Description: A computed fold for a 72-nucleotide RNA from a Candidatus Omnitrophota bacterium, annotated as transfer RNA.

RNA sequence: GGGGCUGUAGCGCAGUGGAAGCGCGUCUGGCUGGCAGCCAGUAGGUCGUGGGUUCGAGUCCCACCAGCUCCA
Numbered sequence: 001g002g003g004g005c006u007g008u009a010g011c012g013c014a015g016u017g018g019a020a021g022c023g024c025g026u027c028u029g030g031c032u033g034g035c036a037g038c039c040a041g042u043a044g045g046u047c048g049u050g051g052g053u054u055c056g057a058g059u060c061c062c063a064c065c066a067g068c069u070c071c072a
Stems, first nucleotide, its partner, number of pairs: 001071007010024004018055001027041005048064005
């Protein structure tokens, strides 16, 4: 320098173009004398950045940034 893959909640990840969810964790409450554990609930996201297409984009297109990887 060129190719490929990935980027979504604190962490690990899902997500047919109709507008974002699961597990763990945080927090609150219940059971227990208390811890642990279990049960119920709560909060937390400008979906890497900027444009484009579309009535509508996490999803499609372009550029850029970061990480991993292959070739030179």
Notes
The sequence was found in a public genome assembly. Its mean pLDDT, the model's own confidence on a scale to 100, is 83. The source organism's lineage runs through Bacteria, Pseudomonadati and Candidatus Omnitrophota. Its Rfam family is "tRNA".